Source information
The prediction has a mean pLDDT of 83. Transfer RNA from a Planctomycetaceae bacterium, 73 nucleotides, folded computationally. Its Rfam family is "tRNA". Its family is annotated with triplet codon-amino acid adaptor activity in the Gene Ontology. The organism belongs to Planctomycetaceae, within Bacteria. RNAcentral records the identical sequence in 2 taxa.
Parts: sequence; C1' cells; structure tokens
RNA sequence: GGGGCGUUAGCUCAGUUGGGAGAGCGCGACGCUGGCAGUGUCGAGGUCGCCGGUUCGAGCCCGGCACGCUCCA
Repeated sequence: GGGGCGUUAGCUCAGUUGGGAGAGCGCGACGCUGGCAGUGUCGAGGUCGCCGGUUCGAGCCCGGCACGCUCCA
C1' cells in the first nucleotide's frame, strides 16, 4: 500500500426484506422470604463509530474517514 470482517444499552450480542431499536447479563423500584440468596413483575439506560449522499423514510443501500481483528505484499 491492497483485500476481507467488525463498530448497535454499562458488558456480550441479535437485528442481512429499507418503515416496531431489541435480548441475555448487569442496574433501580416493588412483591414473595425472618434475613441473605433466589425468583417474579415493572422500570431506567441508545449520537446504531464519524461525515456526507440516495430515499417519503436509513442500524440496514452508496461514498469518504477513524478504530479493532485478520490475510496478501
């Protein structure tokens, strides 16, 4: 220098048909229990890496950039 993959909640990740932003764990409140633990219900928490483009509409498509992993040179 070139190719591939990845970047979504505090963590691990799903979302690949363009229209609802989600799961598990963690966190908070409440219930059950004498208490801890455990469990159930409810809830808080997101610039979907960044900048632009396409579109009525973008996490998803297109371009550039950044960072990580990897392969080639």